The RNA shown here (TPP riboswitch aptamer (THI element)) has 107 nucleotides and comes from a Myxococcaceae bacterium. The sequence was found by an Rfam model in a public genome assembly. It matches the Rfam family "TPP riboswitch aptamer (THI element)". Rfam describes the family as follows. Vitamin B(1) in its active form thiamin pyrophosphate (TPP) is an essential coenzyme that is synthesised by coupling of pyrimidine and thiazole moieties in bacteria. Its mean pLDDT, the model's own confidence on a scale to 100, is 78.
[in-house]
RNA sequence: GCCCGUCGCUAGGGGUGCCCUGAGGGGCUGAGACGGCCGUGGGAGCGGCCAAACCCUUGGAACCUGAACCGGGUCAUACCGGCGGAGGGAAGCGGCGGGCGCUCCGG
Numbered sequence: 001g002c003c004c005g006u007c008g009c010u011a012g013g014g015g016u017g018c019c020c021u022g023a024g025g026g027g028c029u030g031a032g033a034c035g036g037c038c039g040u041g042g043g044a045g046c047g048g049c050c051a052a053a054c055c056c057u058u059g060g061a062a063c064c065u066g067a068a069c070c071g072g073g074u075c076a077u078a079c080c081g082g083c084g085g086a087g088g089g090a091a092g093c094g095g096c097g098g099g100c101g102c103u104c105c106g107g
Stems, first nucleotide, its partner, number of pairs: 001100010011057004017028004035050006063088003069082004
């Protein structure tokens, strides 16, 4: 100096869905579906913002697009598979351990 493993710091990216209900809550998938505020609405709900936890950061399947997609399944849903290694997508630093190479000094 480079590489591998592991841990950390800082910074950044991301989604938050479906169903039932006696409205208290319960169920499904998942790493994650918490919570709060604002607007609108008679309400249910819809839209926006903040944000906990979680996941992911170019070695990138976190996540988005295609997509009101295709097949299967479900009460229903990105529930499963396909699409698909398709297109897009957010990085720097340090500690420890190991390996390799180069240079210098001494014997």